[in-house]
Molecule: small-subunit ribosomal RNA
Organism: soil metagenome
RNA sequence: AGAGUUUGAUCAUGGCUCAGAUUGAACGCUGGCGGCAGGCUUAACACAUGCAAGUCGAGCGGUAACAGAGGGUAGCUUGCUACUUUGCUGACGAGCGGCGGACGGGUGAGUAAUGCAUAGGAAUCUACCUAGUAGUGGGGGAUAACGUUCGGAAACGGACGCUAAUACCGCAUAAUUCCCACGGGGGAAAGCAGGGGCUCUUUGGACCUUGCGCUAUUAGAUGAGCCUAGGACUGAGACACGGCCCAGACUCCUACGGGAGGCAGCAGUGGGGAAUAUUGGACAAUGGGCGCAAGCCUGAUCCAGCCAUGCCGCGUGUGUGAAGAAGGCCUUAGGGUUGUAAAGCACUUUCAUUGAGGAGGAAGGCCAUUUGGUUAAUACCCAAGUGGAUUGACGUUACUCAAAGAAGAAGGACCGGCUAACUCCGUGCCAGCAGCCGCGGUAAUACGGAGGGUCCGAGCGUUAAUCGGAAUUACUGGGCGUAAAGCGCGCGUAGGCGGUUAGUUUAGCGAGAUGUGAAAUACCUGGGCUCAACCUGGGAAUUGCGUUUCGAACUGGCUAACUAGAGUGCAGUAGAGGGUGGUGGAAUUUCCAGUGUAGCGGUGAAAUGCGUAGAGAUUGGAAGGAACAUCAGUGGCGAAGGCGACUGCCUGGACUGACACUGACGCUGAGGUGCGAAAGCGUGGGGAGCAAACAGGAUUAGAUACCCUGGUAGUCCACGCCGUAAACGAUGUCUACUAGUUGUUGGGAGUCUUGUACUCUUAGUAACGCAGCUAACGCAUUAAGUAGACCGCCUGGGGAGUACGGCCGCAAGGUUAAAACUCAAAUGAAUUGACGGGGGCCCGCACAAGCGGUGGAGCAUGUGGUUUAAUUCGACGCAACGCGAAGAACCUUCUUCGGGAACACUGAGACAGGUGCUGCAUGGCUGUCGUCAGCUCGUGUUGUGAAAUGUUGGGUUAAGUCCCGUAACGAGCGCAACCCCUGUCCUUAGUUACCAUCAUUUAGUUGGGGACUCUAAGGAGACUGCCGGUGACAAACCGGAGGAAGGCGGGGACGACGUCAAGUCAUCAUGGCCCUUACGAGUAGGGCUACACACGUGCUACAAUGGCCGGUACAGAGGGUCGCCAAGCCGCAAGGUGGAGCUAAUCUCACAAAGCCGGUCGUAGUCCGGAUUGGAGUCUGCAACUCGACUCCAUGAAGUCGGAAUCGCUAGUAAUCGUGAAUCAGAAUGUCACGGUGAAUACGUUCCCGGGCCUUGUACACACCGCCCGUCACACCAUGGGAGUGGGUUGCACCAGAAGUAGCUAGUCUAACCGCAAGGGGGACGGUUACCACGGUGUGAUUCAUGACUGGGGUGAAGUCGUAACAAGGUAGCCCUAGGGGAACCUGGGGCUGG
Repeated sequence: AGAGUUUGAUCAUGGCUCAGAUUGAACGCUGGCGGCAGGCUUAACACAUGCAAGUCGAGCGGUAACAGAGGGUAGCUUGCUACUUUGCUGACGAGCGGCGGACGGGUGAGUAAUGCAUAGGAAUCUACCUAGUAGUGGGGGAUAACGUUCGGAAACGGACGCUAAUACCGCAUAAUUCCCACGGGGGAAAGCAGGGGCUCUUUGGACCUUGCGCUAUUAGAUGAGCCUAGGACUGAGACACGGCCCAGACUCCUACGGGAGGCAGCAGUGGGGAAUAUUGGACAAUGGGCGCAAGCCUGAUCCAGCCAUGCCGCGUGUGUGAAGAAGGCCUUAGGGUUGUAAAGCACUUUCAUUGAGGAGGAAGGCCAUUUGGUUAAUACCCAAGUGGAUUGACGUUACUCAAAGAAGAAGGACCGGCUAACUCCGUGCCAGCAGCCGCGGUAAUACGGAGGGUCCGAGCGUUAAUCGGAAUUACUGGGCGUAAAGCGCGCGUAGGCGGUUAGUUUAGCGAGAUGUGAAAUACCUGGGCUCAACCUGGGAAUUGCGUUUCGAACUGGCUAACUAGAGUGCAGUAGAGGGUGGUGGAAUUUCCAGUGUAGCGGUGAAAUGCGUAGAGAUUGGAAGGAACAUCAGUGGCGAAGGCGACUGCCUGGACUGACACUGACGCUGAGGUGCGAAAGCGUGGGGAGCAAACAGGAUUAGAUACCCUGGUAGUCCACGCCGUAAACGAUGUCUACUAGUUGUUGGGAGUCUUGUACUCUUAGUAACGCAGCUAACGCAUUAAGUAGACCGCCUGGGGAGUACGGCCGCAAGGUUAAAACUCAAAUGAAUUGACGGGGGCCCGCACAAGCGGUGGAGCAUGUGGUUUAAUUCGACGCAACGCGAAGAACCUUCUUCGGGAACACUGAGACAGGUGCUGCAUGGCUGUCGUCAGCUCGUGUUGUGAAAUGUUGGGUUAAGUCCCGUAACGAGCGCAACCCCUGUCCUUAGUUACCAUCAUUUAGUUGGGGACUCUAAGGAGACUGCCGGUGACAAACCGGAGGAAGGCGGGGACGACGUCAAGUCAUCAUGGCCCUUACGAGUAGGGCUACACACGUGCUACAAUGGCCGGUACAGAGGGUCGCCAAGCCGCAAGGUGGAGCUAAUCUCACAAAGCCGGUCGUAGUCCGGAUUGGAGUCUGCAACUCGACUCCAUGAAGUCGGAAUCGCUAGUAAUCGUGAAUCAGAAUGUCACGGUGAAUACGUUCCCGGGCCUUGUACACACCGCCCGUCACACCAUGGGAGUGGGUUGCACCAGAAGUAGCUAGUCUAACCGCAAGGGGGACGGUUACCACGGUGUGAUUCAUGACUGGGGUGAAGUCGUAACAAGGUAGCCCUAGGGGAACCUGGGGCUGG
């Protein structure tokens, strides 16, 4: 410090997620030691048991318990035991009294300010403590305890009687203090302990002294958040955690009458919960309470126990050790890896274990004694010193030494990317994983296991939570044209901001000083535990606030001025600016009249409609409403919406010019207020045309639409509402600055050549363009640049501009405006493709022009379907279907059954074999687009980038063929050429080929020839080379010459990058899986040849351009020894017989046929056609039944040129005629090849199909067989409404009124004081009033839960209906509004371009 994730890729925007740190944590697996910390975050839920606040006898009366002492009695063992007595002593239960229980400890429910923090201020209080001052005199009456008695189960209570005080109450005094009307008035006290010479004494003491107290008062110091339903009491302090009263709930005891209790103290229990410890030790230390003190109390505290909860430290060994052991895993079978790892050898002993030793935490207190102080005192007491015996929970402490032995001590997560770390096996969209992206459908580095590896390590992971990354709420530090985001537009209040000069002030601002800013933490620097964690000294810092002094530039306040901002006046200018009245012509429609006759109208084509009752057309006239052609213009005006004939009146703003005036009067603007298209609403008019709804006609599968004919609201006017639009420049208003060029509108000035001119200037409005900005597109003085002021708005997509609530509205609805839930994207700009019922250019037997077919018939063949035991398998648009198959009687290859033989039985293993599965695991081969002209690369350049350029453009070509141009220059694979055949010629060579000349002959048969044909080797030839024209002086094209051949001469082979998961595991090969007395192998029969049917490809025909009969002519290319087979003979023929020749330019298959010559048939189901069937044969073969081919005789079906539709072909082609070969024993109408005869037509590129290039749009990228919208149906989820229902909180009104306090007070009672007494004063109880908790009633508010039913929303596997959007998406889309419709949607009105 960043990374992953939207896309085919890119750059942005933007969300989601991750890496880090942390925790009172929890959970999973694992676990050696120590140190330091921490440990109910949930039920402020309920609590058994023990403990957590007592102490003082030096305040008091006392004596229940214990101990001692004295007295007495008894027993006797004569100094012991037992009993009893005396508060006499040490002490002390209960009680009175004092101080403390307001501290310490716990909890975080409430509280969003009645709180806390910082700083400042104030009326006050303050026990104990410190310092000071003044006192401490003299009296009185009670009461607990106790005793007697009564009640009660208990808790406890009543009556009578006795007694004390540092308890209580008067009196005196008052330094000081308090109140005050300034005259005055009020207001205290207590003693106790130790010691004691003199004096007195009732023998108790008085008295003196010391100490501790007490009272009053002053000053100081200290302290004061809450603990909670209500209430007060006491007290210095409480409205009181371990106090009281009342009310309520709960729990417990009960004799049912009544009582008791409060762990959010320490332990502990139940419960809740993912989850949090011991019913421990000690007061040794620190601190607290009481006490003169000793001391007592102290779950505060100090320690220990439990827990890896956290942080820190240490260890689990060290060295050596290659035969690189064994085993495991992997393997290309060689090896690699685990791995110096182990074993082995040599060492060490931290920690743990055992034993021995052993600090510090201890200061004090007590006893004795010395000195000093106090005092009358050498007592007492206090202070300091010396000596002595003592005080440790932790604790078997820390620490040290010794002994033994590698001995006792390693796991967790992860290994697809982010993110360090890879292989095998199992599984097979299952099981599962997952933080995000995403893995898993038979070769998973992603699941599970293993081996190996990586990272941490007594821990490691997961979960939860917080901060960070997140500049993703942006003060530092973001944005708003198109990504989310500028209010529809003005005016204007508060507020914010504000021109120039001078003075003043000092609020802001700056500087200094000073007070405060707790400690701890964090930082710096030292110290102590062996280090560290931890503890600790010092420093700095604490950015803040207060006080005070100084400064005066800037901002603010105040004062005085100025004119550059703003405004007013004057003179002009342009304009669809607004309101209102009047006027006009063209056109549509309707009506009247004339002429006139059969149609009009409308559409893609039609129909509905109108018309012989006279339409439409045409002429004249009339009525009425609405809108204003041309001018008209990226022209004008207005704030926006918006505004268009002419004209009168009223009225707003802008601009120009020159001067005068005011003197900052300004800018923006939350709320507020006004204006605000269209549609819509209300009332009243008006209504020609147009036209939602509606009706009819078409179209269509349907057509609630598009098209047509009609047609109502509405559109128009007046008045009043509504307040929204793609109200858009998708760009808030104002100000300043920052290159230019061109056009245009309004005004002004100047110049001359006076014009339809030029130059300058100003206010608008447009087009381009530099810098700059921008994600890019683009913007660019009219900014989206550079800055300033103010306002508005945004923060992922959906849910949703929705629900609820508020406000507005007559309504429609508007405005303000969420959440649950859900997704990992949604989005912008640009790029490359693909696609378009987008455009342009071009090509192709693509269409057109022609010729011949298919589709109809019969048959052949293939396929589907059906059937079957089996009809083996594969191929399925073009690019499957006479295809694999260049040839199924057996075999092949499916199916079924039987016979024989061998093996004792059972089990296991390793190999053969498989036309078994997977062509979606593959190789190889092939098809197809397509013989289409394309497909790419290097370097350079442009762009942030994907990419572009090159390869586009102008020409040209069959061609990315070539030329020119050009930020490109070159190159590669394709094209072409090189190869083969063919067309002409030459050279060479002549057997089996040839024969002109010579001879010979039935015959090139033979002699001979090397001329010709031919054969087969090598050459020549054609290159737009030449001429003319066109073209741009190019490439090239057109025409011509010559030539056998002319512009690629004809044909073939040759198939770029790639596409279709195209085809093939059944040619072959091959991974994986499967079978193994069978899915292998052998054998026999049957089947692949079935047959209501459908389709493809062919053959033969339907006849006279023909059939039949007779005669007769001319090829090419092939094959042949398991072969071709001659002549001759036999048979009507298939064929048989026969055997010559031939391993082939020699022999043979082998007669070519159409053609030509002659005859016959005469338009008919025929002398056409040949299917089918009967009979008889031939051949091949082991075998022709299922199931071969051929021959002869007989039979003689359909068919008379073929519907919709559709195929091939551009020249030696189509058509037509025959010939051969492969396969093969036999079996072609198929396939491949060969020659013979031999046409017609092409104007042309509008249209159909396919393709190429450029361009355009795109929401597509699996790429239009794409994407995608809504209703409906089903399931689940959250949510709104809902008659209501049930809770919580709360307002108001009323009732009620416990305890308590305060006021009042008829009644009852009453110790202190006053009074001779009566009585008074005072008090208590009772009563009553006020306040008030709980509680109750009524009515509201708010919130939560729930609710029959219901509304929309979201998510779901491949459901249903359509096809609304994306391309001109097939009617451009979208926005507002209204109506309509199963649904997307359609239609009307206005608007926008994001057409």